[in-house]
Context: one part of a larger RNA
């Protein structure tokens, strides 16, 4: 993992509530006692419970009572219909209370045959080195010291087997092995290794100390109890189909991933008003978008100014007096800002009345929930950095709980809300050259494959528009020619002649021609331009605004039309088709609610209950209400088949039912029971619990 079996809302009590049932002359027996077949049961028992009255804390009072001085007012009652037994569902308490799951915690026991520690009593160390004190002989001294050679054999000494460890490495790592194997290593007469016996133990023991070790378990063994601890956590909780259908908000909470109450969902039951919702109409408050400022608070930019005051310069013996591209402030002009300024001030909400309209709801009591992590999008706002697939609010929406089309693919976007069929039809979005259903015409614009990712800035790409200027009295650009004189303008400087820099910028011949537009020169020279004639012959120069394009444009596997491809098959306008979904319509079927029509049943006559002809309106759906059914086992009762037995169980089948499911037939099955009705009763339904158990 897969197959089978087995596996999870249940009993008692007590309370509520609703369905049915008895009795209401209120209702009901409990224990007991009588009786009695097969032990179910029947007849007593009225004690007690509940109701018949309430209100206060209590005396107490009493359709009232309590506070209160109070006949005020207020609260709770009455006025105002139900009771009570019994039984069935829902639910709520108190028990393990749907099931499994801790870590833990307490009693009481069993463990030191493993291992740490200590005890007593044995055992164990091949072999080679080195040579420690002390002795002895010699040298050596007054005697020692001291010394040489010997002897001796000392050591948590040296190498190195058995033995102990276990430091590196390779392998192993579903191993040969729940700590080994190989190859190297470390100690190996010592704080050595070890057999045997024996002590102390569970908040205790032993620890050369690592929280080590106490039988593969240790920051508190293990066993059985307590005990089905407790688990606001996880995870699982078994057949169908029908009708409705939610929150993910508020408010408090040792509360934030749990509650409880309210909101929102459903069943029942009341009650029907012009209550709710819509849209008109009129009649209200407001202080947001805007918007304004000699209307106010505050910020802020800038100009006057003989308002004041102050810094800085000058000036001065001292008083003063001048000056000011400074700063503050007063006045005043100009422009101009605010969520926490308002002289102002919408549009929408909101409110309150009237009037239509509607297959619509809205209120009100009871029963049962579920929710409390929302998410995207779009407006409007706060945080943040006018970042965030960020974060808090608000109003909408969609997903959540919605399937279908379309966006390539793509919970939350754009279409559209799936009752079942159906080899019909129109249509949305979005498409219509091929993949891939379906297109053509018309007037533009684009040449960038732009379309098919983006900006600030850039630019004689091109369209169209508006405009100012010159231009047959000849513009614009080309070409020819002039482009000159006083003068080398003064000053400055080495120099300064148009042209380093300052100052002024004239005249004069002219068609025109600067005291000169640039390069250039060491200063000059040279070129060159304004500026002027000529050639030439029609538009030329600027600014704006506007379509469509162009650069700007760079990431790490190759990837930004879905891909072919396309010069339209791009892009704008525009005209008619089409095509395109679970949308919508046509058939034909189901099914829910409300209506009408018939029938047959019950009735306490008020109605109510099945069936039926037809019609509207419906029938997505977690979580959740509600409802009607399927099958399983068994107890009662009725019924059936059955001697060629039959039936459960297995296999094989083309049949029926909207489903759960449930026939017929044919095999198999050899001794048990069974099929169908209607009533009950429960250890009644498994693809998911790291589920248990057995198999593969």
């Nucleotide at each position: 993992u897969c197959c089978g079996g087995c596996g999870a809302g249940u009993u008692a009590c007590c309370g509520u509530c609703a369905g049915c049932g008895g009795c209401u002359u209120g209702g009901u027996u409990a224990a007991g006692g009588c009786c009695u077949u097969c032990c179910g049961g029947g007849c007593u028992g009225g004690a007690g419970c509940c109701c018949c009255a309430g209100g206060g804390a209590a005396a107490c009072c009493g359709a009232g009572u309590c506070u209160g001085a109070a006949u005020a007012g207020g609260g709770c009652g009455a006025u105002a219909u139900g009771g009570u037994c019994g039984u069935u569902g829902g639910u709520g308490g108190u028990a393990g209370a749907c099931g499994c799951g801790a870590a833990a915690c307490u009693g009481g026991g069993u463990g030191a045959u493993c291992u740490a520690c200590c005890c007593a009593u044995g055992a164990g160390c091949a072999g080679g080195u080195u040579g420690a004190a002390g002795c002895g002989c010699g040298g050596g001294u007054u005697a020692u010291a001291c010394u040489g050679c010997g002897u001796g054999g000392a050591g948590g000494a040296c190498c190195g087997a058995a033995c102990c460890c276990a430091c590196u490495u390779a392998g192993g790592u579903u191993g040969a092995a729940a700590a080994c194997u190989g190859a190297g290593g470390g100690g190996a007469u010592g704080a050595c290794u070890u057999g045997u016996g024996g002590g102390g133990a569970g908040g205790a023991g032993u620890g050369a100390a690592a929280g080590u070790c106490u039988a593969a378990u240790c920051a508190a063994a293990c066993c059985c109890a307590g005990a089905g601890a407790u688990a606001g956590c996880u995870c699982g909780u078994u057949c169908u189909c029908u009708c409705c259908g939610a929150a993910a908000u508020a408010g408090c909470u040792u509360u934030a991933g749990g509650g409880c109450u309210a909101g929102c969902c459903u069943c029942g039951a009341g009650c029907c008003a012009c209550u709710a919702u819509u849209u008109g109409a009129c009649g209200g408050g407001g202080g947001u978008a805007g918007a304004g400022a000699u209307a106010c608070u505050g910020a802020a930019u800038u100009g006057g100014u003989u308002u004041g005051g102050g810094g800085c310069c000058c000036u001065u013996c001292c008083c003063g007096g001048g000056g000011u591209a400074c700063c503050c402030u007063g006045c005043u002009g100009a422009a101009c800002c605010a969520a926490a300024c308002u002289c102002c001030g919408a549009a929408u909400a909101c409110c309150g009345u009237c009037a239509a309209a509607a297959c619509u709801a809205u209120c009100u009591c009871g029963g049962g929930a579920g929710u409390c992590a929302g998410u995207c999008c779009a407006c409007g706002a706060g945080g943040g950095a006018u970042a965030a697939g960020c974060u808090u609010c608000g109003u909408g929406g969609u997903c959540g709980a919605g399937a279908g089309g379309g966006a390539a693919a793509c919970a939350a976007c754009c279409c559209a809300g799936a009752c079942c069929g159906u080899c019909u039809g129109c249509u949305a979005a979005g498409g219509u050259c091929c993949c891939g259903a379906a297109g053509a015409g018309a007037a533009a614009c684009u040449u960038a494959g732009u379309c098919a990712c983006u900006a600030a800035g850039g630019a004689g790409g091109u369209u169209g528009a508006a405009u100012u200027g010159c231009a047959g009295a000849g513009a614009c650009a080309a070409c020819c020619a002039g482009g000159a004189u006083g003068u080398u303008g003064g000053c400055u400087u080495a120099g300064a002649a148009g042209c380093a820099g300052c100052c002024a910028u004239c005249a004069u011949u002219u068609a025109a021609a600067a005291a000169g537009u640039g390069c250039g020169u060491a200063a000059c020279a040279g070129c060159u331009u304004a500026c002027u004639g000529g050639u030439c012959g029609a538009g030329c120069a600027g600014u704006u605004c506007u379509g469509c394009g162009c650069c700007g444009a760079u990431a790490a596997u190759g990837a930004a039309c879905g891909g072919g491809a396309g010069u339209a098959a791009g892009u704008u306008u525009u005209u008619c088709a089409c095509c395109g979904a679970a949308g919508c319509a046509g058939c034909g079927g189901a099914u829910g609610u409300u209506c009408c029509u018939g029938a047959u049943c019950c009735u306490g006559c008020g109605g109510g209950a099945u069936c039926u002809u037809g019609a509207a309106c419906g029938u997505g759906g977690u979580a959740g209400g509600a409802g009607a059914g399927c099958g399983c086992a068994g107890u009662a009762g009725g019924u059936c088949a059955g001697a060629u037995a039959c039936a459960a169980g297995c296999c094989g089948u083309a049949c029926c039912g909207a489903a759960a499911g449930g026939a017929g037939c044919g095999g198999u099955g050899u001794c048990g029971g069974g099929g169908c009705c209607u009533a009950c009763u429960g250890g009644u339904g498994a693809u998911u619990a790291u589920g248990c158990c057995g198999g593969a």
Molecule: large-subunit ribosomal RNA, domain II
Organism: Pirellulales bacterium